Glycine riboswitch aptamer, 106 nucleotides, folded computationally. The prediction has a mean pLDDT of 79.
RNA sequence: AGCAGCCGAUCUGGAGAGUGACCACCGGGAAACCGGCAAGGUCCACCGAAGGGGCACGCGAACCCUGGUUCGCAAAACUCUCAGGUAAAAGGACAGCGAGGGCGGC
Numbered sequence: 001a002g003c004a005g006c007c008g009a010u011c012u013g014g015a016g017a018g019u020g021a022c023c024a025c026c027g028g029g030a031a032a033c034c035g036g037c038a039a040g041g042u043c044c045a046c047c048g049a050a051g052g053g054g055c056a057c058g059c060g061a062a063c064c065c066u067g068g069u070u071c072g073c074a075a076a077a078c079u080c081u082c083a084g085g086u087a088a089a090a091g092g093a094c095a096g097c098g099a100g101g102g103c104g105g106c
C1' cells in the first nucleotide's frame, strides 16, 4: 500500500390490523335532541416488524438402568401479545448504500 471479513453515521426502501361502543370534550338548540370527535378515560374487536416472554435440535448434570425421565444453558421472520400498534406524520424488524472507525488475517 492492496484485498476479502467484522462494527457502522447519513441517505433510500420498508408490512399488518377499527368508518367499534360508551364517557368526557367541541358546535347547534329553551329543552328533548342533533352533529362532530385519528389527541383523554373505560370496554370490546383486531395486528406483529421497536422492546420483552416461550419453545426444537444440540450441549451439560442428576436419577432410573441403556433409552427413558427430570433439571440447567439455549435460535428464529415460529409462538404469546406484557409492552407497542390499528387516518396521516412519527416509529418500524429487515434490506440496499456505505462517510468513518478499530480488530485481526493474507
Stems, first nucleotide, its partner, number of pairs: 002106002005103002007100001011096003018044001020043004025036004045086003051082001052080003058073007